A computed fold for a 329-nucleotide part of an RNA from a Saprospiraceae bacterium, annotated as large-subunit ribosomal RNA, domain IV.
Rfam family: Bacterial large subunit ribosomal RNA. Its family is annotated with ribosome and structural constituent of ribosome in the Gene Ontology.
Context: one part of a larger RNA
């Protein structure tokens, strides 16, 4: 100096990103206990007192526990072990579960809720196949998707993309194919060149299926949910109007939020002094309703903000001990 262990006057978080780490509570018995609450809970809430040792008595079989009176120590749960608590918020209902070896969360899952597919040789997965899983199951079942307890909801757009459904026109493929057009040559012809059937190359009228366009439906399917101007008897503001575009222009509820750039918005509360925090307010750059929206007792090694308790975190360091650095062998 360095690691570890102890201890510290007065102050008591003044330290720090941040009470990190330490101190602090810590058993048992009585007393007691608040908001809120799903009435189970919250709660060990909180907060208070006892605790040895001896002697009489009482109850018991004892163990022990009740009761009266002493007595000692700084200290009786005598040593060791063995919740700190409170308040508001924010995710996420809860108990689980995850990045073996930087993350345990508010990410996953979940019980419940919707949507769809699947009538059985099921849908769906695997695998040319046979087979096999689903299932020795049969829709109160098994696949997909999304959502995540519970309360109280869950608006409006089917214009685009998907999906079901429909089939009348339109467009459409091999395949069939009507008719043309070339080659080839029996034959015709003095030659030029013409040219049956037949064989083959070649166009093609015409027919032709599902899909596409079309026609509805349909959003807890992918999604999407406007703009300008003007108007009241101070003023501002605009319940009203006008226009324009949209498939419809965003309900309820929330709102400077894990969402707010402008911004340390403003106002209130906490502080002597609060870019954090909590409560309002809407001007929501750019919340918004199963990418579910707003609440919520409980629960949480969760995250934020305050206090009380208590400490060497700190003011400002000092001092013991053990061990290592450091010299020698």
């Nucleotide at each position: 100096u360095c690691g570890c262990g102890g201890c510290u006057a007065a102050g008591g978080a003044a330290c720090u990103a941040g009470g990190c780490a330490a101190a602090a509570u810590g058993g048992c018995c009585u007393c007691g206990u608040a908001a809120c609450u799903u009435c189970g809970g919250g709660a060990g809430a909180a907060g208070a007192g006892g605790c040895g040792c001896c002697u009489c008595u009482a109850a018991g079989a004892g163990a022990u526990u009740g009761g009266a009176g002493g007595c000692c120590g700084c200290a009786g749960u005598g040593a060791a072990g063995a919740g700190g608590c409170c308040c508001a918020g924010g995710c996420g209902a809860c108990u689980g579960u995850u990045u073996a070896g930087c993350a345990a969360a508010a990410a996953c899952a979940c019980a419940g809720g919707a949507c769809u597919c699947u009538g059985c040789g099921a849908a769906u997965u695997c695998g040319a196949a046979a087979g096999a899983a689903g299932a020795a199951g049969u829709a109160u079942a098994g696949g997909g998707u999304c959502u995540g307890a519970c309360a109280c909801c869950u608006g409006c757009c089917c214009g685009g993309u998907g999906c079901u459904g429909g089939a009348a026109g339109g467009u459409u493929a091999a395949g069939a194919g009507a008719g043309g057009g070339g080659g080839u040559u029996a034959g015709c012809g003095c030659a030029a060149g013409c040219g049956a059937a037949g064989c083959u190359c070649u166009u093609a009228a015409u027919u032709g299926a599902a899909g596409c366009c079309c026609c509805a439906g349909u959003a807890a399917a992918c999604g999407g949910c406007g703009g300008c101007c003007g108007u009241a008897a101070c003023u501002a503001u605009a319940a009203c109007g006008g226009u324009c575009c949209u498939a419809a222009g965003g309900u309820a509820g929330c709102g400077a939020a894990a969402u707010u750039c402008c911004u340390u918005g403003u106002c209130g509360g906490g502080u002597a002094a609060g870019u954090u925090c909590c409560g309002a307010c809407c001007u929501g750059c750019a919340c918004g309703a199963a990418u579910g929206g707003u609440g919520u007792a409980a629960c949480g090694a969760u995250c934020u903000g305050g206090g009380c308790a208590c400490u060497g975190u700190c003011u400002c360091a000092g001092c013991c001990g053990c061990g290592a650095g450091c010299u020698c062998g």

The coordinates come from a structure-prediction model, not an experiment, and the mean pLDDT is 89.